[in-house]
Molecule: transfer RNA
Organism: Notodromas monacha
C1' cells in the first nucleotide's frame, strides 16, 4: 500500500425500510427470622462520526474513525 469483516443499553447480542429488542448485570417489591435461589415490576440508547438517497434509514450509498483478519 490493497481487500475484508466487525461498531446496537453497564456486559454478551438479536434486530435486511415503517414504535430500537432479548439475556445477564442494576434498582424497587413479594417470598425468608435473615441471606441466597426463585417470582413480579422497572430504569438505562444521540444504533462509532459526517454527508447522501427516500415520504420514512440501526438497516441503502459514500467518505472517515477504531479493532481484528488476509494479501504484497
Nucleotide at each position: 500500500g490493497g481487500a475484508c469483516a466487525u461498531a446496537u443499553a453497564g456486559c454478551a447480542c438479536a434486530g435486511u425500510g415503517g414504535u430500537a429488542g432479548u439475556g445477564c448485570a442494576g434498582c424497587g417489591u413479594c417470598u425468608u427470622c435473615a441471606u441466597a435461589c426463585g417470582g413480579c415490576g422497572u430504569u438505562g440508547g444521540u444504533c462509532g462520526c459526517u454527508a447522501g438517497u427516500u415520504c420514512g434509514a440501526a438497516u441503502c450509498u459514500a467518505g472517515c474513525u477504531a479493532u481484528g483478519u488476509c494479501c504484497a